Molecule: Lysine riboswitch aptamer
Organism: Gelria sp. Kuro-4
RNA sequence: AGGUGGGGUAGAGGCGCGAGGGCCAAGAGUAACCCGCUCGAGCAGGGCAGCGAGGAAGGCGGGGGAAAGGGGCCGUCGCCGAAGCAGGGAAGAGGCGCCGGCUUCCCGGCUGGGCCCAGGCUGAACAAGUCUGGGACUGUCACCGGCGGUUUACCGUGGCUGCCGGUGGAGCGCUAUCUCACGG
Numbered sequence: 001a002g003g004u005g006g007g008g009u010a011g012a013g014g015c016g017c018g019a020g021g022g023c024c025a026a027g028a029g030u031a032a033c034c035c036g037c038u039c040g041a042g043c044a045g046g047g048c049a050g051c052g053a054g055g056a057a058g059g060c061g062g063g064g065g066a067a068a069g070g071g072g073c074c075g076u077c078g079c080c081g082a083a084g085c086a087g088g089g090a091a092g093a094g095g096c097g098c099c100g101g102c103u104u105c106c107c108g109g110c111u112g113g114g115c116c117c118a119g120g121c122u123g124a125a126c127a128a129g130u131c132u133g134g135g136a137c138u139g140u141c142a143c144c145g146g147c148g149g150u151u152u153a154c155c156g157u158g159g160c161u162g163c164c165g166g167u168g169g170a171g172c173g174c175u176a177u178c179u180c181a182c183g184g
């Protein structure tokens, strides 16, 4: 100098990821609520409780008029398994010692990254998300091939290295650096 295995630190990918804030559209002239008419036994996702012939839900007309979840853009912050998704489990809050749904956390699984197309599902949605299939793009590493550079008196081989093409892998990856152990 270099090998194998482990650990620490720093870093890269780019229409990169997330959080909360502001603005905007949509939700929606919808819902609540009020008035009049009509109708007549039901009413919130299921159940219990509750409300209801002293008129439930629905319909029509008039008045009134939101919000949440979801999204886009901007800038801020935190980041590069960033994070997301489906599954299982636990806890919590609503009128509820229930189910479903919601919120938070945990577990193992999948996905290198974003983009486009088609279909399914969620969704108010032609937004967005996700799954499946397909497509090109992009970062990285390995192997193969081609063309160069460098190393020399010169040429070739070899080593190192740049670009291009092909095939393949996956973030449990890759690059740089430090360190520990082992063997030579």
Base pairs, nucleotide, nucleotide: 003182004181005180006179007178008177009176010175011174014080016079017078018077019076021074022073023072024071033063034062035061036060037059038058042051043050045099046098047096048095083111084110085109087107088106089105090104091103092102112138113137115135116134117133118132119131120130121129122128140169141168142167143166144165145164146163147162148161149160150159151158